[in-house]
Molecule: SAM-I/IV (S-adenosyl methionine) riboswitch aptamer
Organism: unclassified sequences
């Protein structure tokens, strides 16, 4: 990198932007969201923040139906190194519970 089987989501939300291309589209910036990493004494759970990395910013078919199902799509941190191993995560949030240790 690719393939297969599972898990979670596919409800809502978000651009009169710029550049490139013959076209399909691609990239940059902004925005949405909160899947992974990160954040506040140690473990862990919940809530929160939105920095690092994805994703999205035009889904399709059936059904009377925003009802249910099928197809499709996305996620499981990122980067450097031949390996061993190493690097960054500003502002922000700056809380609550459980357990442990100390006093």
């Nucleotide at each position: 990198a690719c393939c297969a089987c599972g898990c979670a989501u596919u409800a809502a939300g978000a651009g009169a932007g710029g550049a490139c291309u013959g076209a399909u589209g691609u990239c940059c910036c902004g925005c949405c969201a909160a899947c992974c990493u990160g954040c506040g004494u140690g473990u862990u759970c919940c809530a929160g923040c939105a920095a690092g990395g994805u994703g999205g910013u035009u889904g399709c078919c059936u059904u009377a139906a925003u009802u249910a199902g099928g197809c499709g799509a996305u996620g499981a941190g990122a980067c450097c190194u031949a390996a061993g191993g190493g690097u960054a995560a500003c502002c922000a949030a700056c809380g609550g519970g459980u357990c442990a240790u100390c006093a």